[in-house]
Description
Large-subunit ribosomal RNA, domain IV from Dehalococcoides sp., 354 nucleotides, folded computationally. It matches the Rfam family "Bacterial large subunit ribosomal RNA". Rfam links the family to the GO terms ribosome and structural constituent of ribosome. NCBI's taxonomy places the organism under Bacteria, Bacillati, Chloroflexota, Dehalococcoidia, Dehalococcoides.
Context: one part of a larger RNA
RNA sequence: CUCCUCCUAAGGAACUCGGCAAAUUAGCCCCGUAACUUCGGGAGAAGGGGUGCCUAGUUUGGUGUAUGGAUUCACUCUAAUAUGCUGAGCUAGGCCGCAGUGAAAUGGGACAAGCGACUGUUUAUCAAAAACACAGGUCUCUGCAAAACCGUGAUGGUGAUGUAUAGGGGCUGACUCCUGCCCGGUGCCGGAAGGUUAAGAGGAGAUGUCAGCGCAAGCGAAGCAUUGAAUCGAAGCCCCGGUAAACGGCGGCCGUAACUAUAACGGUCCUAAGGUAGCGAAAUUCCUUGUCGGGUAAGUUCCGACCUGCACGAAUGGAGUAACGACUUGUCCACUGUCUCUGGAGGAGGCCCG
Numbered sequence: 001c002u003c004c005u006c007c008u009a010a011g012g013a014a015c016u017c018g019g020c021a022a023a024u025u026a027g028c029c030c031c032g033u034a035a036c037u038u039c040g041g042g043a044g045a046a047g048g049g050g051u052g053c054c055u056a057g058u059u060u061g062g063u064g065u066a067u068g069g070a071u072u073c074a075c076u077c078u079a080a081u082a083u084g085c086u087g088a089g090c091u092a093g094g095c096c097g098c099a100g101u102g103a104a105a106u107g108g109g110a111c112a113a114g115c116g117a118c119u120g121u122u123u124a125u126c127a128a129a130a131a132c133a134c135a136g137g138u139c140u141c142u143g144c145a146a147a148a149c150c151g152u153g154a155u156g157g158u159g160a161u162g163u164a165u166a167g168g169g170g171c172u173g174a175c176u177c178c179u180g181c182c183c184g185g186u187g188c189c190g191g192a193a194g195g196u197u198a199a200g201a202g203g204a205g206a207u208g209u210c211a212g213c214g215c216a217a218g219c220g221a222a223g224c225a226u227u228g229a230a231u232c233g234a235a236g237c238c239c240c241g242g243u244a245a246a247c248g249g250c251g252g253c254c255g256u257a258a259c260u261a262u263a264a265c266g267g268u269c270c271u272a273a274g275g276u277a278g279c280g281a282a283a284u285u286c287c288u289u290g291u292c293g294g295g296u297a298a299g300u301u302c303c304g305a306c307c308u309g310c311a312c313g314a315a316u317g318g319a320g321u322a323a324c325g326a327c328u329u330g331u332c333c334a335c336u337g338u339c340u341c342u343g344g345a346g347g348a349g350g351c352c353c354g
Base pairs, nucleotide, nucleotide: 001349002348003347004346005345006344007343010340011339014338019335027051028050029049030048031047036041038174052095053094054093055092056091057090058089059088060087061086062085063084067079068078069077070076071074096100108333109332110331111330112329113328114327115325116324120132121131136172137171138170139169140168141167142166148158149157150156175320176319177318178317180250181249182248185247186246187243188242189241190240191239194238195237196236200232201231205227206226207225208224209223212219213218251269252268253267254266255265278312279309290306291305292304293303294302
């Protein structure tokens, strides 16, 4: 010097990103206990008091013998229970210590906000969470040889020895109050008149060859071969509807009220429709440490408001919410070597000598 275990006057978070770490608290009994609440909770809320040992008295239990009584006469039942042993108290007096849950084990507490309802699950080996799951909600598929899935060139199996109050898939995520507008695009569902459309059917025609004809140029039947128009021809697509707890989307400019400011109101352009309720500088706000209020001597954080929402918003759910949380944020009380500011003790290592 490093580490470990303790102690440290006065102060008490001044430390620090942050009370990280440490300290405080602690068992049992009694008293007492707020907001809020889904009436269960919150709650061990908070906050107080007691606690050892000895002596005496006393209350109420357990055990249950001798004795008495009863009887079905037994290893029985029952009454009051002596002497005892023992549990839990109460009263009075006394004793000791700084201290009586005397060691050990053994909650620190309160307030407010965010997120997630909750118990649970997770990155074995840097993340335990606001992530996943969840009960509940909703949409959709599936009528049984079900849908969906596994597997085989097949039989087969799960679903299920279940049958739509069942099973599969998607989204949301207790509960309370709710869940607005848009079907133009994409998807899905339904429709079938018309347009388009494959293989295939069809075979007009064309070409090559060749008998034949022709002086020649050339024409050219049948056959064979190569092609091949019209016409017929399904789903799909176009088309017509529906559907958003399907994927998704949810405007701009200008003017206007008797101070000013603002604009209930008007005009105009565009759109499928122009964001409703609620919330809002938010886990979302760039400008921004927005502005105001609260808390502090002093507050980029925090809480309450405002609304100018760069770029909230309704099951990619919106807003609340008691309870819960090794979650996150802010504040306070208690407490402390975190600090002012160190110091000391014991132990281990290191170092030196042997």
The full RNA is in RNAcentral, with records from ENA.